Predicted 3D model of an 87-nucleotide RNA (c-di-GMP-I riboswitch aptamer) from Aquisalimonas sp. The sequence was found by an Rfam model in a public genome assembly. The source organism's lineage runs through Bacteria, Pseudomonadati, Pseudomonadota, Gammaproteobacteria and Aquisalimonas. The coordinates come from a structure-prediction model, not an experiment, and the mean pLDDT is 82.

RNA sequence: GUCUGAAAAAGGCAACCCCGACCGAAAGGCGGGCACGCAAAACCGACAGUCUAAGGGAUAUGCGUCCUAUGACGGUGGGCCGCCGGA
Numbered sequence: 001g002u003c004u005g006a007a008a009a010a011g012g013c014a015a016c017c018c019c020g021a022c023c024g025a026a027a028g029g030c031g032g033g034c035a036c037g038c039a040a041a042a043c044c045g046a047c048a049g050u051c052u053a054a055g056g057g058a059u060a061u062g063c064g065u066c067c068u069a070u071g072a073c074g075g076u077g078g079g080c081c082g083c084c085g086g087a
Stems, first nucleotide, its partner, number of pairs: 002087004012038002017033004022029002036075001043079002047077002049073003055068005
């Protein structure tokens, strides 16, 4: 440097659910508990995908419906860096 994750060690993260006089229009986030899992469940949102639609737009008498990311998701793909072990 390349390939690899069967066994091992040291550590790390934390889904769902519950809680909250928390942030947000929402999606979602944050904090505490828990432990389904994870070798990248570190990082990247101006690549794809997914979610939301405040604002804006279309339509409509109105209720409403539709479109739209500048808002989100890294525990979806992808990109990128990397611990330990093995070959």